[in-house]
Context: one part of a larger RNA
């Protein structure tokens, strides 16, 4: 002086509780474990591995297996020697590679001999090269405790000394927040606040946006206007500033008032010293080992996609708050040139053909959907669920057989709300509904956004989990 108690006190947190709605049962899809195989590449392991690296494995990625080739090597740099590069063919082969023909000759400086520079091809060594190992030799990054409230110095006092004091105590706060007391005085990271986004509003600006009056059209079309909506810049606005009671007259606490908004408005970036020898040598970069006619390279074809079987996480359901059919409303945030792609046209459809228009407040993705109205089903494994199969077909791309979405006709499994147990979530939250986006030739139920409709309950802190302060007890360090 830590750290631990099935010690003690105070206090927080969706930790309990109160409530909503899921996992767990079905069937898929995605990951992991086992098992299988030539491979089924590798790592990730309680929480803090398992829709995780992977924002997207047909080929390529790709690092694995088989086969088949190559050794200054696919990649750099030096040296001698060739020959500009380059383009067009043949020969082998699965292919790649390998052999071998035809053709070409350029730029800069010249004393017209040549030299140089970029590039090819041969050759010698030095060397490239390694997703091989070692995250227990690193750096860099990154989870985690936890946005929890903490963790430290100087100096100075106390203590032989490890140290202590400050940083404890009395309120108080989300807060080591503030206040008041104190042998302690100041001080640093860290909290707050300073950033971004949103909720009110003023003022500038008026196009691609908007239309209140006026004309005008099918139609804010088009003259007009910038008032309003909106769109981006600049500003106000929120500060316990004000009233009341409380409280040590403090800090602070209930309550009002005014207000678009009230006590940290709401979200969000922001993550102290430090912990787990936590994760990453396959992002990178690095010690040190190992391999150098292979553990390097190149290349076809297969694997990563196997399948008795076990978990993890999501989608769809089991239906009437619903399924189906027609009819009709109302979004935001996005994206678009080897791209979005209207209109019209043809096909039930995905889709195809034509191609206006826009590097987009112009044009286009684009139709939002739950909803509304109107009609059907009448409780069944159904008109209710859609798996599986079977046939025809669209697109992408050399290339859809292992193994790609999607679309028609048929088929029509399981399931009737799911045991122990167990997760999320406190307000525009939950739940429910659809839309954009990266990636990407083509694949989304996954992952980051958007916005529509919109609840319910919290008495209250005794238990569970997790953490702070204080104290205590300890044969632990």
């Nucleotide at each position: 002086u830590g750290a631990c108690g099935g010690g003690g006190g105070c206090c927080c947190g969706c930790a309990c509780a109160a409530g909503c709605g899921g996992u767990g049962g079905a069937u898929u899809a995605u990951g992991u474990g086992g098992u299988u195989u030539a491979a089924u590449u590798c790592g990730a392991a309680g929480c803090a591995a398992c829709g995780c690296g992977c924002a997207g494995a047909a080929c390529c990625u790709u690092a694995c297996c088989u086969g088949g080739g190559u050794u200054u090597g696919a990649c750099a740099u030096c040296c001698c020697a060739u020959g500009a590069a380059g383009a067009c063919g043949g020969a082998c082969u699965a292919a790649a590679a390998u052999c071998u023909g035809u053709u070409g000759u350029g730029c800069u400086c010249u004393u017209c001999g040549g030299a140089g520079g970029a590039c090819u091809c041969g050759g010698u060594g030095a060397c490239a090269g390694g997703u091989g190992u070692u995250g227990c030799a690193u750096g860099g990054c990154u989870g985690u405790c936890g946005u929890c409230a903490g963790c430290u110095c100087g100096u100075g006092u106390c203590g032989u000394g490890a140290g202590a004091u400050g940083u404890u105590g009395g309120g108080u706060u989300a807060a080591g927040u503030c206040u008041c007391g104190c042998a302690a005085c100041g001080a640093g990271c860290g909290c707050a606040a300073c950033c971004c986004c949103u909720a009110u509003u003023u003022u500038u600006a008026g196009u691609u946006g908007c239309c209140a009056g006026c004309a005008u059209u099918a139609a804010g079309u088009u003259g007009g206007g910038c008032a309003c909506u909106c769109u981006a810049g600049a500003g106000a606005g929120a500060c316990u500033g004000c009233c009341u009671g409380g409280g040590u007259u403090a800090a602070c606490c209930a309550g009002g008032a005014g207000g678009a908004a009230g006590g940290u408005g709401g979200g969000g970036a922001u993550g102290a010293c430090g912990u787990c020898a936590a994760g990453u040598c396959c992002u990178c970069a690095u010690g040190g080992c190992c391999c150098u006619u292979a553990u390097g390279u190149c290349u076809a074809g297969g694997g990563c996609u196997a399948c008795a079987c076990a978990c993890g996480u999501a989608a769809u359901a089991c239906a009437a708050u619903g399924g189906c059919g027609c009819a009709u409303a109302c979004a935001a945030a996005g994206g678009g040139a080897a791209g979005c792609g209207a209109c019209c046209u043809c096909g039930c459809g995905a889709g195809g053909g034509u191609g206006a228009g826009c590097a987009a407040a112009u044009c286009u993705c684009a139709a939002a959907a739950a909803g509304u109205g109107c009609g059907u089903c009448c409780c069944a494994g159904u008109c209710c669920g859609g798996a599986u199969u079977g046939g025809a077909g669209u697109c992408u791309g050399c290339a859809a057989c292992u193994c790609g979405a999607c679309u028609c006709c048929a088929u029509g499994a399981a399931g009737u709300u799911g045991g122990a147990a167990u997760c999320g979530c406190u307000a525009g939250u939950a739940a429910u509904c659809g839309c954009g986006g990266a990636u990407c030739a083509g694949c989304a139920c996954g992952c980051c956004g958007c916005g529509g409709u919109g609840a319910a309950u919290a008495c209250g802190u005794u238990c569970c989990c997790g953490g702070g302060c204080c104290u205590u007890g300890u044969a632990c360090a």
Source information: Predicted 3D model of a 477-nucleotide part of an RNA (small-subunit ribosomal RNA, 3' major domain) from an uncultured prokaryote. The coordinates come from a structure-prediction model, not an experiment, and the mean pLDDT is 84. RNAcentral holds the full RNA, with entries from ENA. Its Rfam family is "Bacterial small subunit ribosomal RNA".